Context: one part of a larger RNA
RNA sequence: ACCGGCGAGUUACGUUUACAUGCGAGGUUAAGCAGAAGAUGCGGAGCCGGAGCGAAAGCGAGUCUGAAUAGGGCGAAUGAGUAUGUAGAUGUAGACCCGAAACCAAGUGACCUACCCAUGUCCAGGUUGAAGAUGCGGUAAAACGCAUUGGAGGACCGAACCCAUGUAUGUUGAAAAAUGCUGGGAUGAGGUGUGGGUAGCGGUGAAAUUCCAAACGAACUUGGAGAUAGCUGGUUCUCUCCGAAAUAGCUUUAGGGUUAGCCUCGGGGAAUAGGAUCGUGGAGGUAGAGCACUGUUUGGACUAGGGGCCCGUCUUGGGUUACUGAAUUCAGAUAAACUCCGAAUGCCAUAGAUCUAUACCCGGGAGUCAGACGGUGAGUGAUAAGAUCCAUCGUCGAAAGGGAAACAGCCCAGAUCACCAGUUAAGGUCCCAAAAUUCAUGCUAAGUGGAAAAGGAUGUGGAAAUGCACAGACAACUAGGAUGUUGGCUUAGAAGCAGCCAUUCAUUCAAAGAGUGCGUAAUAGCUCACUAGUCGAGUGAUUCUGCGCCGAAAAUGUACCGGGGCUAAGCAUGAUACCGAAACUGUGGAUGUAUCGUAAGAUACGUGGUAGGAGAGCGUUGUAAAAGCAUUGAAGCUGUACCGUGAGGAGCAGUGGAGUUUUUAGAAGUGAGAAUGCCGGU
Numbered sequence: 001a002c003c004g005g006c007g008a009g010u011u012a013c014g015u016u017u018a019c020a021u022g023c024g025a026g027g028u029u030a031a032g033c034a035g036a037a038g039a040u041g042c043g044g045a046g047c048c049g050g051a052g053c054g055a056a057a058g059c060g061a062g063u064c065u066g067a068a069u070a071g072g073g074c075g076a077a078u079g080a081g082u083a084u085g086u087a088g089a090u091g092u093a094g095a096c097c098c099g100a101a102a103c104c105a106a107g108u109g110a111c112c113u114a115c116c117c118a119u120g121u122c123c124a125g126g127u128u129g130a131a132g133a134u135g136c137g138g139u140a141a142a143a144c145g146c147a148u149u150g151g152a153g154g155a156c157c158g159a160a161c162c163c164a165u166g167u168a169u170g171u172u173g174a175a176a177a178a179u180g181c182u183g184g185g186a187u188g189a190g191g192u193g194u195g196g197g198u199a200g201c202g203g204u205g206a207a208a209u210u211c212c213a214a215a216c217g218a219a220c221u222u223g224g225a226g227a228u229a230g231c232u233g234g235u236u237c238u239c240u241c242c243g244a245a246a247u248a249g250c251u252u253u254a255g256g257g258u259u260a261g262c263c264u265c266g267g268g269g270a271a272u273a274g275g276a277u278c279g280u281g282g283a284g285g286u287a288g289a290g291c292a293c294u295g296u297u298u299g300g301a302c303u304a305g306g307g308g309c310c311c312g313u314c315u316u317g318g319g320u321u322a323c324u325g326a327a328u329u330c331a332g333a334u335a336a337a338c339u340c341c342g343a344a345u346g347c348c349a350u351a352g353a354u355c356u357a358u359a360c361c362c363g364g365g366a367g368u369c370a371g372a373c374g375g376u377g378a379g380u381g382a383u384a385a386g387a388u389c390c391a392u393c394g395u396c397g398a399a400a401g402g403g404a405a406a407c408a409g410c411c412c413a414g415a416u417c418a419c420c421a422g423u424u425a426a427g428g429u430c431c432c433a434a435a436a437u438u439c440a441u442g443c444u445a446a447g448u449g450g451a452a453a454a455g456g457a458u459g460u461g462g463a464a465a466u467g468c469a470c471a472g473a474c475a476a477c478u479a480g481g482a483u484g485u486u487g488g489c490u491u492a493g494a495a496g497c498a499g500c501c502a503u504u505c506a507u508u509c510a511a512a513g514a515g516u517g518c519g520u521a522a523u524a525g526c527u528c529a530c531u532a533g534u535c536g537a538g539u540g541a542u543u544c545u546g547c548g549c550c551g552a553a554a555a556u557g558u559a560c561c562g563g564g565g566c567u568a569a570g571c572a573u574g575a576u577a578c579c580g581a582a583a584c585u586g587u588g589g590a591u592g593u594a595u596c597g598u599a600a601g602a603u604a605c606g607u608g609g610u611a612g613g614a615g616a617g618c619g620u621u622g623u624a625a626a627a628g629c630a631u632u633g634a635a636g637c638u639g640u641a642c643c644g645u646g647a648g649g650a651g652c653a654g655u656g657g658a659g660u661u662u663u664u665a666g667a668a669g670u671g672a673g674a675a676u677g678c679c680g681g682u
Base pairs, nucleotide, nucleotide: 001682002681003680004679005678006677011093012092013091014090015089016088017087018086019085020084021083022082023081026048027047028046032042033041034040052059053058062074063073064072065071096234097233099231103224104223105222106221107220108219114198115197116196117195118194119193120192121191122190123188125157126156127155128153132149133148134147135146136145137144161185162184163183166181167180168179169178200216202212203211209218237617238616239615240614241613242612247260248259249258250257251256261368262367263365264364265363266362267361268360273358274356275355276354277353278352279350280349281348282347288341289339290338294335295334296333298331299330300329301328305324306323307321308320309319310318311317371396372395373394374393375392376391377390379388380387401412402411403410416589417588418587419586421585422584423583427579428578429577430564431563432562436576438575439574440573441572442571443570449566455550456549459547460546461545462544463543464542466540467539468538476534477533478532479531480530482507483506484505487501488500489499513528517526518525590607591606592605593604594603595602596601618671620668621667623665624664625663626662627661628660629659636655637654638653639652640651642649643648
């Protein structure tokens, strides 16, 4: 890992609701006795109902409060219960099953290991050479010195022995800690044998939370015990009908609960209670708008006051101002917490009209309280987020099918079943790949289409208005572009061209600025404006707009059309066909509800579905009764093209070799794929 078997809402006693049955203002027995461990009979203690109110005494269709014959509260007036059974739910019990870490009690452990006690035992060989002693020297005597002797030491080197520093191997090992090499101690706080002691709320500890029998921040075994688990996992046959929620309040509450909301089932009353659109009548202060209020705010006018300066009779007063400036006024803005105004929607009501079929009340059973994305309106954030928090609608959740290449939440559309029938939706029609290489008119040249901004540009199409132009424009070429004058000032110089000033003028002209740029130290020089000629038809500047261009760099591989490929097979506008889904239609069948019907059946509307509610069934193992089958072959097993909407059920053949089936009841150890399930096999 697979296969097989086992494996989870049970039982008792209460409560409550529904249904069934009996009796009914009543219903019913319990223990016990008799009896066949039965049925049944006896048994009326007790329980429920028939009256309530009050804390109670108590009173009583009333009672309590109260001074009250007041008012108010709870009752009566308005009669249905009770016993048993079955089903749903619930309480108490382990209460659907498995699962802790832990807590407590009683015991078992010091053969491992920690420390201690008693008694034994072990430490090759080599080295060093303390004290002391002896002799000699030395001294007044000592001290002291030298030599010899001596043999001390948590002394030295190093085997046994004990340990474990570094490293390699080993790492499903040879080994649940070892092996090789290397290393430390090796007469000591040494190693070791045997016997004994200390026990878990404890011991022991040269101290590391170390050790206490391979896992110790509190051993192990058994018991309390099925501890508890608001947590995770699992929870076994079928079909039919309906079908949620992820919200609010409260919660030591936030991944749990409880009540309400939303679902389901039963019952009820009735009628015009519900819903939609229109009509009618209302409330409102949002969007927008506005500045009349409250704030914010720009510029101007006017100006009280203040400041500066001047004059003065210096105490008043007067004049003035590139100062400031309230109020007023004109023009222009701004606001979620501004409003003189003010929609659309939505909301409330409705005796009206039309269309629908809900709505409400009582009771049984739930599940839900992590929601997600998309559109719209706001907040938070950075007008960030596949962010977060509200409102409202949709989808997913619980929804399959078609489209969007693929893609819960987007677009279309809601799958009762069958069909080798038809029509469409979104989206498409060159090939992959079903259907137009369809039609008409334009645009795009960028593979734009098939990713992006500020900004930039004689890309190109359309529209508008405008200047110049056959009295010759624009561009190009030829020629001119002068004089007073080097304008004045300034300056070393300033001559059109450093700078300043100006009534920047005047003259000659076809025209020519007291000068548009380059240039010079300043001149010079080149050039422009302007003018004439050549040429011969359009040419300049502006605004709006369609489609394009640049701006444009990313990490595995083209890789920003799904691919091929496309100049339309791109874009815009219009037209006609066709394709395209489980939509709609057609034909046949099944089934739910309602209505009609004596029935058969007919008609109408339905039949996606998680949590969940309701209904109807299949199968397994015992039991009772009845009816059967079986050595002329039961069960089981193998095969099989049969029947049923399904769970499932037959028949036949083989195998097998002794039991077993059907119907009706009734009872459950009643259905397996999942629980890192348990046991066995391979």